[in-house]
Molecule: THF (Tetrahydrofolate) riboswitch aptamer
RNA sequence: UGAAGAGUAAAGGCUCUGGCGUUAAGUGUCGGGUGAACGGGGAGUUGUCACCCGAACGAAAGGCUAGGUGCGGACGGUGGCUACCGGUGCCGCAACUGCCUGCGGUCAGGGUCUUGCAUCCCGCUUCA
Repeated sequence: UGAAGAGUAAAGGCUCUGGCGUUAAGUGUCGGGUGAACGGGGAGUUGUCACCCGAACGAAAGGCUAGGUGCGGACGGUGGCUACCGGUGCCGCAACUGCCUGCGGUCAGGGUCUUGCAUCCCGCUUCA
């Protein structure tokens, strides 16, 4: 001097566990603002991420021999003809709670695989 190569943060797929939502949050999309990170060093985007504001769009529920509550019915008692009372019980309904199975471009963590400095300069390793 030339050629080749390694390594990060992180992202994605699959899977496991535990949550959240299913009364629609979250995710995804668009616009604006603020900030941050981006191989060992420096610079760093129109790319990435986080937060804030605004906009449009938008969903999958089902089950239970579960729980207490309320209402109604049946039943029983008093009473005597339309009221009152009763319960570790029976039937039905209601909302709620719990659990189970799902669902959500859902969240977090673990495992595994894949991808991986936007780009530029320098450095590192190997070879000539």